[in-house]
Predicted 3D model of a 105-nucleotide RNA (SAM riboswitch aptamer (S box leader)) from a Thermoleophilia bacterium.
It was read from a public genome assembly, where an Rfam model found it.
Lineage of the source: Bacteria > Bacillati > Actinomycetota > Thermoleophilia.

RNA sequence: ACAGCAUCUAGAGCGGUGGAGGGAUUUGGCCCUUUGAAGCCGCGGCAACCAGCGCUUGUGCGCCAGGUGCCAAUUCCAACCGGUAGAUCGCCGGGGAGAUGCGAA
Repeated sequence: ACAGCAUCUAGAGCGGUGGAGGGAUUUGGCCCUUUGAAGCCGCGGCAACCAGCGCUUGUGCGCCAGGUGCCAAUUCCAACCGGUAGAUCGCCGGGGAGAUGCGAA
């Protein structure tokens, strides 16, 4: 890497550098951005998957913050299937894709 499992409508940004893009990919939409995008660095923060600790045995709760992760918009929205509604715009569920963590071998 591939397979597998769990989660994905909550939460949390400033500064420096940089100099035109960014929101995973394709298409469409919408949005952010020279009042400074991406990337990188520093500091700060959020969360609690794993580790650690405690209490329990329901394999659950709490503490902590070491390893990750994250800090515009639901994973920004849609795409495929089904339901619902219906003049239209929509709404709901599932799938697919993706992200993060865990992780046998």